[in-house]
Context: one part of a larger RNA
RNA sequence: CGUAGGAAAAUUGAGGGAGUUUGACUUUAGUACGAGAGGACCGAGUUGAACGAACCUAUGGUGUACCGGUUAUCCCGCCAGGGGUAGGCGCCGGGUAGCUACGUUCGGUUUAGAUAAUCGCUGAAAGCAUCUAAGCGAGAAGCUAGUCCCAAGAUAAAUUUUCCUGUCCCUUCGUGGGAGUAAGGCCUCCGGUAGACUACCGGGUUGAUAGGUCAGGGGUGUAAGCACAGUAAUGUGUUCAGCUGACUGAUACUAAUCGGCCGAGG
Numbered sequence: 001c002g003u004a005g006g007a008a009a010a011u012u013g014a015g016g017g018a019g020u021u022u023g024a025c026u027u028u029a030g031u032a033c034g035a036g037a038g039g040a041c042c043g044a045g046u047u048g049a050a051c052g053a054a055c056c057u058a059u060g061g062u063g064u065a066c067c068g069g070u071u072a073u074c075c076c077g078c079c080a081g082g083g084g085u086a087g088g089c090g091c092c093g094g095g096u097a098g099c100u101a102c103g104u105u106c107g108g109u110u111u112a113g114a115u116a117a118u119c120g121c122u123g124a125a126a127g128c129a130u131c132u133a134a135g136c137g138a139g140a141a142g143c144u145a146g147u148c149c150c151a152a153g154a155u156a157a158a159u160u161u162u163c164c165u166g167u168c169c170c171u172u173c174g175u176g177g178g179a180g181u182a183a184g185g186c187c188u189c190c191g192g193u194a195g196a197c198u199a200c201c202g203g204g205u206u207g208a209u210a211g212g213u214c215a216g217g218g219g220u221g222u223a224a225g226c227a228c229a230g231u232a233a234u235g236u237g238u239u240c241a242g243c244u245g246a247c248u249g250a251u252a253c254u255a256a257u258c259g260g261c262c263g264a265g266g
Base pairs, nucleotide, nucleotide: 001153004175005164006163007162008161009160010159011158015150016149017148018147021049022048023047024046025045026044027043033038051107052106053105054104055103059101060100061099062098066094067093068092069091070090071086072085073084074083075082076081111145112144113143118138119137120136121135167179168178169177170176184262185261186260187259188204189203190202191201192200209255210254211253212251213250214249215248216247218244219243220242225238226237227236228235229234
């Protein structure tokens, strides 16, 4: 820009894409077959490999704004208690959310149709024979559907539902030009289940969108101060304490204020 008014949603599916793998074992059955040695088709079930998708409950990894330990040195006047640096965490032990695999769950199937090679039925040309010439069947990991995803710019531009509505001005009167609006949308702001940007999604006081606060969860592992024991290092009690990023809930304390623009007249 189009889809013959302007919008918001929900669909259909022309078409396109993805997927399509396979082993072993058990059973049927030591059966059919075979002198024996050996040893099935068909069918039923179990469990894997590789690949793929989703996810983080558990198992692990990471987790540089969480907790603790610790060495050297400097600083906060000293003690105690802390802070800085030693990498872009000084080193070490753990670790929430998130992200992840080494982890968990799931997938390929079944089925239908038309076929290939091939195997047939009926059957003449050619009194026989012949799957073929007329006619009718069987038959593959392959083909077309079926499964999942995208999808009406599918210009043959689809369908359904709902919402808005005949206001002014100019006019060469045309399916013309302009203005202000409606439904609705955009800008803008607070954000994230989204994200390079954009887009998408949620929210904007008629508000729990983010931060803060409170409560909880999870993490770390028993803070400081004081008291007691010990010459002291240290230990014990107060104390499963103290601290705590992303998680959950509550709460308008803070910030989403006020606003601007676009947008129909068939």